[in-house]
Context: one part of a larger RNA
RNA sequence: CCUGAACGCUGGCGGCGUGGCUAAGACAUGCAAGUCGAACGGUGUAGCAAUACACAGUGGCGGACGGGUGAGUAAUGUAUCGCUAAUGUACCCCGGAGACAGGGAUAGCUGACCGAAAGGGCAGGUAAUACCUGAUGAUAUAACCUUAUCGCAUGAUGAGGUUCUCAAAUGUAGCAAUAUGCUCUGGGCGCAGGCGAUAUCGUAUCAGCUUGUUGGUGAGGUAACGGCUCACCAAGGCGACGACGCGUAGCUGGUCUGAGAGGACGACCAGCCACAUUGGGACUGAGACACUGCCCAGACUCCUACGGGGGGCUGCAGUAACGAAUCUUCCGCAAUGCACGAAAGUGUGACGGAGCGACGCCGCGUGUAGGACGAAGCCCUUCGGGGUGUAAACUACUGUCAGGGGUUACCAAGUUCUGAGGAGCCCCAGAGGAAGGCACGGCUAACUCUGUGCCAGCAGCCGCGGUAAGACAGAGGUGCCGAGCGUUAGGC
Numbered sequence: 001c002c003u004g005a006a007c008g009c010u011g012g013c014g015g016c017g018u019g020g021c022u023a024a025g026a027c028a029u030g031c032a033a034g035u036c037g038a039a040c041g042g043u044g045u046a047g048c049a050a051u052a053c054a055c056a057g058u059g060g061c062g063g064a065c066g067g068g069u070g071a072g073u074a075a076u077g078u079a080u081c082g083c084u085a086a087u088g089u090a091c092c093c094c095g096g097a098g099a100c101a102g103g104g105a106u107a108g109c110u111g112a113c114c115g116a117a118a119g120g121g122c123a124g125g126u127a128a129u130a131c132c133u134g135a136u137g138a139u140a141u142a143a144c145c146u147u148a149u150c151g152c153a154u155g156a157u158g159a160g161g162u163u164c165u166c167a168a169a170u171g172u173a174g175c176a177a178u179a180u181g182c183u184c185u186g187g188g189c190g191c192a193g194g195c196g197a198u199a200u201c202g203u204a205u206c207a208g209c210u211u212g213u214u215g216g217u218g219a220g221g222u223a224a225c226g227g228c229u230c231a232c233c234a235a236g237g238c239g240a241c242g243a244c245g246c247g248u249a250g251c252u253g254g255u256c257u258g259a260g261a262g263g264a265c266g267a268c269c270a271g272c273c274a275c276a277u278u279g280g281g282a283c284u285g286a287g288a289c290a291c292u293g294c295c296c297a298g299a300c301u302c303c304u305a306c307g308g309g310g311g312g313c314u315g316c317a318g319u320a321a322c323g324a325a326u327c328u329u330c331c332g333c334a335a336u337g338c339a340c341g342a343a344a345g346u347g348u349g350a351c352g353g354a355g356c357g358a359c360g361c362c363g364c365g366u367g368u369a370g371g372a373c374g375a376a377g378c379c380c381u382u383c384g385g386g387g388u389g390u391a392a393a394c395u396a397c398u399g400u401c402a403g404g405g406g407u408u409a410c411c412a413a414g415u416u417c418u419g420a421g422g423a424g425c426c427c428c429a430g431a432g433g434a435a436g437g438c439a440c441g442g443c444u445a446a447c448u449c450u451g452u453g454c455c456a457g458c459a460g461c462c463g464c465g466g467u468a469a470g471a472c473a474g475a476g477g478u479g480c481c482g483a484g485c486g487u488u489a490g491g492c
Base pairs, nucleotide, nucleotide: 001491002490003489005488006487007486008485009484012364013363014362015361016360017359018357019356020322026319027318029317030316031315034061035060036059039058040057042055043054044053045052046051068275069274070273077200078199079198080197081196082195083194084193087192088191089190092188093187094186095185096184097183098182100134101133102132103131109124110123111122113120114119140165142163143162144161145160146159147158148157149156150155171180172179173178201247202246203245208238209237210236213235214234215233216232217231218230219229220228250272251271252270253269254265255264256263257262277298278297279296280295281294300311301310302309303308328354330353331352332351336350337348338347339346340345367397368396369395370394377388378387379386380385401433403428404427405426406425407424408423410422411421436481437480438479439478440477441462442461443460447476448475449474450473451472457464458463
């Protein structure tokens, strides 16, 4: 000098930040991912109707983002620099071509049934941008032939030719124009997968480690290379430039300190990674082996009619527990962003705000001017006096903050509309409501009295205390900081 601090005493206001570092231990309750009726059949409500509104279901898109945490991980990570001629890509942008003919179901619904519930089976019948069949089809895929250009190699790209394979919803809105969707395909943006080099804590009281191990051939698998997996073959591969083992640890931009070099750290914010009660697995999908999806197993827990079912806060609040220690079961989608929608809009504990905590930094205030050879009280005293001290009283004034009332620039972009919350301006009253903490032997700024008597106690080091203690305790005075001051812990 610093801290995500804690503790003691004290505490007026505001702004901006910041707040479970311990039990990745357990969780009551509410909310945190929906949306689309302009894909579809329907049901209900209102209406005489046209129609309007709402909704369970089918279907589409989204739930792989956003939010949390750091358990694991010493390299399957991260940082920097490269490679991918070994790759993928929904939505979005630019371009080319197309959308023909048919079919069978199923939920919802109706009927009846089982179950305590969760839920389930049966029969009938219905729609689609759900599903299926056939057709057409290319500069697309694959194979072969000819050829040009290029690359570090396997090879890549372009042109020409022959053959093979594969598509769709002409739906929806509109009177229409048109708009928006659908299919195949080329390119792009952004994103993602994979590979390499270098760097990345301690320990040798860890010296040898390894059998899918190292390489080859073939096959499988993947978007893709590869022992990634498998069969066969060979016997290799790594290691004092520290393999293997053990311990510790998310990494970085950065942060703290320091003149720097360095040392220590990685909270908040940003990028990457990993995880989601523990372990395993796949499904769907452009993308997951998926925090609030599915299946299995374990532990725990809840409901039960005992047959059987449900759950997962390392989301936001909140609870008990742990601990020296860390907040509201708040308001709003007005702004920014995201999802869906043609839009209106809906949703959003992301986010924007408010609340609590002197936890930190910064700003402001607790009045201003005058006022005695100087009140009282208290303290000291050589009893003469000295100190507190212009301090108070008293006189004159001011009005920050806090309090009360009114109003609308601004945060509102975008013509109208829209502010949760904040903020600006004007007025009113009245010195009122607002100062403490620690220290005073030396280091170290600041001294006396009384009490105590090696006791009680102090102490960072040296050391104080055994009858005049500037070191203990109280008081007066003084010093230093000041809404803080000290102590403890930790880093330099």